A computed fold for a 71-nucleotide RNA from Candidatus Micrarchaeota archaeon CG09_land_8_20_14_0_10_60_16, annotated as transfer RNA. Its mean pLDDT, the model's own confidence on a scale to 100, is 80. The organism belongs to Microcaldota, within Archaea. Rfam family: tRNA. From the family's description: Transfer RNA (tRNA) molecules are approximately 80 nucleotides in length. Rfam links the family to the GO term triplet codon-amino acid adaptor activity. Rfam classes the family as a transfer RNA.
Formats: sequence, C1' cells, structure tokens
RNA sequence: GCGGCUGUGGUCUAGUGGCAUGAUUCGAGCUUCCCAAGCUCGCGAUUCGGGUUCGAUUCCCGACAGCCGCA
Repeated sequence: GCGGCUGUGGUCUAGUGGCAUGAUUCGAGCUUCCCAAGCUCGCGAUUCGGGUUCGAUUCCCGACAGCCGCA
C1' cells in the first nucleotide's frame, strides 16, 4: 500500500427496519449474630459523519479504531 472481518453500558454479550436483551460490576433494600451466598429493585450502551426511509442499532457511502491475510 491492497483486500477481508468487526465496532452495542465499566466489562462480556443477544438482536432485528418500529421503545435494545441478558450476564457481570456498581448502588439501595430484604435475609443473616457477622461475612459469604441467595432474593428484589435501580443506574448505566448501539464508534463518528452523511444518504435512503414515515421511521436506521439494523440497509448504502465515507471516516476512524481494532484484528486477520497479502505485498
């Protein structure tokens, strides 16, 4: 330099054109003599810009970042 793949909370992750799922962490409460474990609740996310569309996390283009391969 060229090609391909990926980009979702602090971390990991599901997902589809119509309010984004779960786990874990964290906070509060219940339980317990205390701790751990367990239960309930809460907080927190679609990399960025543009396009298509009534509507984009999803589709298209570009950028950026990461990974892989070729040179």